[in-house]
Context: one part of a larger RNA
RNA sequence: CUGGGCAUAAAGCGCACGUAGGUGGCGAGGUAAGCGAGAAAUGAAAUCCCAUGGCUCACCCAUGGAACUGUUUCUCGAACUGCCUUGCUUGAGGGUGAGAGGGGAGAGUGGAAUUCCUGGUGUAGCGGUGAAAUGCGUAGAUAUCAGGAGGAACACCGGUGGCGAAAGCGACUCUCUGGCUCAUUCCUGACACUGAGGUGCGAAAGCUAGGGGAGCAAACAGGAUUAGAUACCCUGGUAGUCCUAGCUGUAAACGUUGGGCACUGGGUAGGGGGGGUGUCAAUUCCCUCCCUGCCGAAGCUAAUGUGAUAAGUGCCCCGCCUGGGGAGUACGGUCGCAAGGCUAAAACUC
Numbered sequence: 001c002u003g004g005g006c007a008u009a010a011a012g013c014g015c016a017c018g019u020a021g022g023u024g025g026c027g028a029g030g031u032a033a034g035c036g037a038g039a040a041a042u043g044a045a046a047u048c049c050c051a052u053g054g055c056u057c058a059c060c061c062a063u064g065g066a067a068c069u070g071u072u073u074c075u076c077g078a079a080c081u082g083c084c085u086u087g088c089u090u091g092a093g094g095g096u097g098a099g100a101g102g103g104g105a106g107a108g109u110g111g112a113a114u115u116c117c118u119g120g121u122g123u124a125g126c127g128g129u130g131a132a133a134u135g136c137g138u139a140g141a142u143a144u145c146a147g148g149a150g151g152a153a154c155a156c157c158g159g160u161g162g163c164g165a166a167a168g169c170g171a172c173u174c175u176c177u178g179g180c181u182c183a184u185u186c187c188u189g190a191c192a193c194u195g196a197g198g199u200g201c202g203a204a205a206g207c208u209a210g211g212g213g214a215g216c217a218a219a220c221a222g223g224a225u226u227a228g229a230u231a232c233c234c235u236g237g238u239a240g241u242c243c244u245a246g247c248u249g250u251a252a253a254c255g256u257u258g259g260g261c262a263c264u265g266g267g268u269a270g271g272g273g274g275g276g277u278g279u280c281a282a283u284u285c286c287c288u289c290c291c292u293g294c295c296g297a298a299g300c301u302a303a304u305g306u307g308a309u310a311a312g313u314g315c316c317c318c319g320c321c322u323g324g325g326g327a328g329u330a331c332g333g334u335c336g337c338a339a340g341g342c343u344a345a346a347a348c349u350c
Stems, first nucleotide, its partner, number of pairs: 003322004007304002012318001014201004021194003025088007033081002035077008049065006091191001092188003095184005103177007110154001115149007125136002162169002206247006215241002220236004258317006266295011299306002323350003332343004
């Protein structure tokens, strides 16, 4: 240097943007770096291979040939790759006209419920469990009615429904704002794909500072259960959960399936558009584009399964794996306030 792999056996970075790099549409002209042909020079000897010969043979040795697949120079070729010039529109982007959406940020508003406070009615229980007890209640609880306070979450709609790169997003209104789809085929003219480093985003828990604190609830306390019960059950309950500003950077961050492009039978369902047919209309039928499910042909697969949303058939780029344990650990480096993260062995052992 080479091989085989990565849904479930080891293996897809949590996700994106993007630098270098790698790769790159359809034509024309040029060039000749790669590439091809020929020639020349060189490619020490020995070795390897072939032939012949010398030791009785062989090993060994000698002579000759071939080879040394390489390098350089010159001449020629121009299909392909590259480079230069020029053009094109199908890739990509833009314009115009429509559309759907819990996409994001900020401000405001609302009702139901829980809890607490005040007042009324009312009286002995309430609560809780498998059964109980701790607990609450004659200082009047629970229940019920009225009023008030405060915080958090938004029932029904709600759906293998929608949106977002992922994490994720669900009451309503307004403001600001990102992406996507369809139609048109008007403009630019390859502007593209991927992406080592890098940068940003990134659930929950956790951390720092300041607020907030209704409910829930690690820790903790008590009551039960039990042989014990540092648990499961019950009564309480603090961090936290919420907001603002920062940090952390990890998850079964999962479709356990990286991104892009192209191609390859069907059936059925849902969501968003466009066109046509028929109709007064609701709506029916047909075609088409995008998204999301299910079932399955071929193919693939060790099997399970997958099957146009591929794990099929190809191409381009990145990441990763290489027996189990030791170990995602030690040491070093680096990041972090810390917790810890990232990078990442070996001895030894089976």
Notes: A computed fold for a 350-nucleotide part of an RNA from a metagenome, annotated as small-subunit ribosomal RNA, central domain. RNAcentral holds the full RNA, with entries from SILVA.